[in-house]
RNA sequence: CCCCGGGUGGCGGAACGGUAGACGCGGGGGACUUAAAAUCCUUUGGCUUUGCGGCCGUGCGAGUUCGAAUCUCGCCCCGGGGA
Numbered sequence: 001c002c003c004c005g006g007g008u009g010g011c012g013g014a015a016c017g018g019u020a021g022a023c024g025c026g027g028g029g030g031a032c033u034u035a036a037a038a039u040c041c042u043u044u045g046g047c048u049u050u051g052c053g054g055c056c057g058u059g060c061g062a063g064u065u066c067g068a069a070u071c072u073c074g075c076c077c078c079g080g081g082g083a
Base pairs, nucleotide, nucleotide: 001082002081003080004079005078006077007076010025011024012023018066026044027043028042029041030040031039045056046055047054048053059075060074061073062072063071
C1' cells in the first nucleotide's frame, strides 16, 4: 500500500430500514435461610428535574430516505490475510 471482518449500556452479545439495547453476566432491592450459599421475583443506558416529564444516545463526520445501528462516502481504531 491492497483485500476481508469488526467497533452497539459497566461487560459479553443480539437486533428485516419502522418502539434501540433481546438474552446472559455484573450491580441495586426483595423472598427463602438461625445466618449464608444456591434458587426465585423485581429493577438496572446517559443528562436534566423534588417529581411527572423532557432531551440525548449504536467509533467520528457527512449523505440517501418519510424514517438509518442497518444503505452510501470519508476518517479513526481493533483483528486477519496479501504484497
Transfer RNA from a Pseudomonadota bacterium, 83 nucleotides, folded computationally. Taxonomically the source falls in Pseudomonadota (Bacteria, Pseudomonadati).